Background: The prediction has a mean pLDDT of 77. This is a predicted structure of a 112-nucleotide RNA (SAM riboswitch aptamer (S box leader)) from uncultured Ginsengibacter sp. The model forms 88% of the base pairs in the Rfam consensus.
RNA sequence: CUUAUCAAGAAAGGCAGAGGGAUAUGGCCCGUUGACGCCUUGGCAACCUGAAAUGUUAGCAAACAUUAAAAGGUGCUAACUCCAUCCCCACGGUAUUGUGGGGACAGAUAAG
Numbered sequence: 001c002u003u004a005u006c007a008a009g010a011a012a013g014g015c016a017g018a019g020g021g022a023u024a025u026g027g028c029c030c031g032u033u034g035a036c037g038c039c040u041u042g043g044c045a046a047c048c049u050g051a052a053a054u055g056u057u058a059g060c061a062a063a064c065a066u067u068a069a070a071a072g073g074u075g076c077u078a079a080c081u082c083c084a085u086c087c088c089c090a091c092g093g094u095a096u097u098g099u100g101g102g103g104a105c106a107g108a109u110a111a112g
Base pairs, nucleotide, nucleotide: 001112002111003110004109005108006107011041012040013039014038015037019030020029021028024085025084026083027082042077043076044075047073048072049071052067053066054065055064056063057062081106086103087102088101089100090099091098092097
């Protein structure tokens, strides 16, 4: 950089000791009843690898879809990616604001 996904799911122990929830602002939450982080063990999930069943296409090779599993490579294991921010639509209302929906931006993860 490209593609795909991001509403579901999944915790205990040890170390350590003050902030943390990506970034900015606002909100809201988590946190000395020890958060965040690191380590260990477990778990979740099914992106990749490996193995299997069914169906479709195909002359074969194979491709695609669905289902189930979890040995390996990652990932994840508070809150929708915690929420909003920028644009559009609908409804309500008129101190440009509230609710719902869609998109963009940014980010995370996987594969290339």